[in-house]
RNA sequence: GCGCCAUCCCCGGGGGACCGCUGGUGCGCGGUUGAGAGGUGGGCAGCAGCCCAUGACCCGCUGAACCUGAUCCGGCUUACACCGGCGUAGGGAGGGUCGCGGCUCUGUCG
Numbered sequence: 001g002c003g004c005c006a007u008c009c010c011c012g013g014g015g016g017a018c019c020g021c022u023g024g025u026g027c028g029c030g031g032u033u034g035a036g037a038g039g040u041g042g043g044c045a046g047c048a049g050c051c052c053a054u055g056a057c058c059c060g061c062u063g064a065a066c067c068u069g070a071u072c073c074g075g076c077u078u079a080c081a082c083c084g085g086c087g088u089a090g091g092g093a094g095g096g097u098c099g100c101g102g103c104u105c106u107g108u109c110g
Stems, first nucleotide, its partner, number of pairs: 003103003008096003011060004017032005039054006066091003072085004
């Protein structure tokens, strides 16, 4: 001196399951797992259908956040969760700053 990480700024992506309560497919009530399981405001509908904004949480290419395959396969569970496979699969949302903090490498000059 450069680079990277982190920070910070701006921006963007994503999910909302299972069990019980029913005649039943809830963003209702209670419970469970989980980072998060629809907290807040608004709109249309009028069976429990759906949309918008926003909070929390997670994630943004070093990308298994999340989606597809998938109403998938094996284990476990009442079930979900969880573990393994699928999976070197196919998709998937990033720019800036380098003052302060951290780290390594390289180059030049002396």
The RNA shown here (TPP riboswitch aptamer (THI element)) has 110 nucleotides.
Of the family's consensus pairs, 92% are formed in the model.
Its mean pLDDT, the model's own confidence on a scale to 100, is 76.